[in-house]
Molecule: transfer RNA
Organism: uncultured Clostridia bacterium
RNA sequence: CGAGGCGUAUCGCAGGUGUAGCGCGUAUGUUUCGGGACCAUAAGGUCGUGGGUUCAAAUCCCACCACCUCGA
Numbered sequence: 001c002g003a004g005g006c007g008u009a010u011c012g013c014a015g016g017u018g019u020a021g022c023g024c025g026u027a028u029g030u031u032u033c034g035g036g037a038c039c040a041u042a043a044g045g046u047c048g049u050g051g052g053u054u055c056a057a058a059u060c061c062c063a064c065c066a067c068c069u070c071g072a
Base pairs, nucleotide, nucleotide: 001071002070003069004068005067007065011023012022013021018055026042027041028040029039048064049063050062051061052060
C1' cells in the first nucleotide's frame, strides 16, 4: 500500500429497516445459623465516529477511526 472480516450493557454474543435482547457479572429481596446454589426483581446502551437514503436505520449506502487476518 491492497483485499477481507469485525465494532451492540462489565465481559462474551444474538438481532440484519418497525418496542435493543440473551447468557455471565453487579445490586436488592426470598431462602440459610452463616455462605453458596435456586428463585424473583432492578440497574446498566449517543448500537465505534460523521454524513446520506427512507415515513422509520443497530440494520441499507459512503467516508473516517480502532482492532484482527491475508497478500505485496